The RNA shown here (Bacterial small signal recognition particle RNA) has 97 nucleotides and comes from a Candidatus Acetothermia bacterium. It was read from a public genome assembly, where an Rfam model found it. The coordinates come from a structure-prediction model, not an experiment, and the mean pLDDT is 81. The model forms 96% of the base pairs in the Rfam consensus.

RNA sequence: AGCCCAAGUGCCGGCGGCGCACCCCGAUGAACCCCGCCAGGCCCGGAAGGGAGCAACGGUAAGUUGGUUCUUGCGCGCGCCGGACCCUUGGGUCUUU
Repeated sequence: AGCCCAAGUGCCGGCGGCGCACCCCGAUGAACCCCGCCAGGCCCGGAAGGGAGCAACGGUAAGUUGGUUCUUGCGCGCGCCGGACCCUUGGGUCUUU
């Protein structure tokens, strides 16, 4: 020096972990510019009735918040397994010089 084995950083593939986001469930969430129903009052009418419609009430939206594992996506100076080989380290070798 070659060959073989092992380890290390990095790389590739796989599985997992952790975190985040989406989905899902609950709560909250619109004076009016969302929906429904519209007391009072207002308007039309001789009247019967009708009309528009604020508050309240109910629902919903963006948003906020809590929860959760089946999934999906993203991330990582987290772990394990397998692999390729340029590099680094250690060892072996009666192959060569």
Its Rfam family is "Bacterial small signal recognition particle RNA". Rfam links the family to the GO terms SRP-dependent cotranslational protein targeting to membrane, signal sequence recognition and signal recognition particle, plasma membrane targeting. About the family: The signal recognition particle (SRP) is a universally conserved ribonucleoprotein involved in the co-translational targeting of proteins to membranes.